RNA sequence: GGAGGGGAUCGGGCAGCCGCUGCGCCGAACGGCGCAGAGGAAAGUCCGGACUCCACAGGGCCGCAAGCCUGCUAACGGCAGGGAGGGGUAACCCUACGGAAAGUGCCACAGAAAACAAACCGCCCGACCGGCUUCGGCCCAGAGGGUAAGGGUGAAACGGCGGGGUAAGAGCCCACCGCUCUUCCGGUAACGGAAGAGGCACGGUAAACCCCUUGCGGAGCAAGGCCAAAUAGGGAGGUGCUCGAGGCUGGCCCGGCCGAGACCUCCGGGUAGGCUGCUGGAGGCCGCCGGCGACGACGGUCCCAGAGGAAUGGCUGCCACCCCCGGGUGACCGGGGGGACAGAAUCCGGCUUACAGGUCCCCUCCAGGA
Repeated sequence: GGAGGGGAUCGGGCAGCCGCUGCGCCGAACGGCGCAGAGGAAAGUCCGGACUCCACAGGGCCGCAAGCCUGCUAACGGCAGGGAGGGGUAACCCUACGGAAAGUGCCACAGAAAACAAACCGCCCGACCGGCUUCGGCCCAGAGGGUAAGGGUGAAACGGCGGGGUAAGAGCCCACCGCUCUUCCGGUAACGGAAGAGGCACGGUAAACCCCUUGCGGAGCAAGGCCAAAUAGGGAGGUGCUCGAGGCUGGCCCGGCCGAGACCUCCGGGUAGGCUGCUGGAGGCCGCCGGCGACGACGGUCCCAGAGGAAUGGCUGCCACCCCCGGGUGACCGGGGGGACAGAAUCCGGCUUACAGGUCCCCUCCAGGA
């Protein structure tokens, strides 16, 4: 210098003017002054919790989720460290990584055969028939049988490869590798290593049903709590000197009693609306100690948005950055343009996804120089 791997971090700055939200102070009020005012993802709402209400003796079925090991944590499907498998020359990266010798299902196309294996080509044996013959045999054809070593098909063909063996072959036998079982050693464990035994039994698929182990009550701040109009309606009590449908007093009149309605008072529920929950918290920063690390302990320090149709904005100027044009040998000068993804809504820990343009650190490989 080139190519690459891992991690961290920023995501414009300053000033002026006009606005918005919260709090404090002043003010009779309009208002004035001061302080504070989005993010690394506030997003998706995918996991896990705090908090709140409802339900709940205990157990099970169904269902959902997780699934190598050990740790961290309030918890997790997150994170850290490790193991195994795979990729890369390497730094490093990726993994839905329990069980297919419980059961059921499936395995397209091609192929003879796809799971109680299978004979298409090939190889080998070969009855009978035929031809030739120097009568020793040779050749052709071939019923039937053996064979999974070779060819061919396929993602996959019933351990691999070499040797022996055989009519040809075959774990039929042997060495090595793989596999299974047993024992020992190392490791908390996943797992790794060694020795011995067994001729091989167990094709793949669980991102098919299923089996095994572990976990799981529901709803969510529009949770929940408090205050509480107008109108309509509910309940209780009362009212006559004015009004009164209707009923009872055998009928009628008076009188008496009950009484819908009306009027008055009180009570209770809900709605609009208001207050609360609401932001001090598994909190941020710094130091130090323990731990490989995730993380934990201790000490110091700071207070850092709380809106509710929903504030956190707009304009101008200068500077910094990037791009374009012109000038200049050059340092540079002049002009023009650009700035992402997005945006709190109860709070917190994660994951995932989006992102113009930068900055820093560590590491690997290749090439060159001293």